[in-house]
The prediction has a mean pLDDT of 88. A computed fold for an 85-nucleotide RNA from a soil metagenome, annotated as c-di-GMP-I riboswitch aptamer. Its Rfam family is "c-di-GMP-I riboswitch aptamer". Its family is annotated with cyclic-di-GMP binding in the Gene Ontology. RNAcentral holds the sequence, with entries from MGnify.
RNA sequence: GACAAGAGCAAACCCGGCGAAAGCCGGGGACGCAAAGCCAUGGGUCUACCGCCGCCGAGACGGCCAGGAUUGCCAGGUUGCCGAA
Numbered sequence: 001g002a003c004a005a006g007a008g009c010a011a012a013c014c015c016g017g018c019g020a021a022a023g024c025c026g027g028g029g030a031c032g033c034a035a036a037g038c039c040a041u042g043g044g045u046c047u048a049c050c051g052c053c054g055c056c057g058a059g060a061c062g063g064c065c066a067g068g069a070u071u072g073c074c075a076g077g078u079u080g081c082c083g084a085a
Base pairs, nucleotide, nucleotide: 001082008033009032013028014027015026016025017024018023031072037078038077039076041075042074043073044070045069046068051064052063053062054061
């Protein structure tokens, strides 16, 4: 970062599975992506099993809480394809 070339990834949704959930994995499928490759390091956001608190009390319910999740939220780090302007 090109109305280039050869490639790559894969949103929503559906099916199967895992998980308390957020979400993730596999298959199908393409909204899009110049890193939509990788890393939870700094922010942000999401969930709250366990734990704490409230309610006479267990439960239900409510509140708080990441060590869980998100790299296709932003930044940072790192590794790559091509070679026009």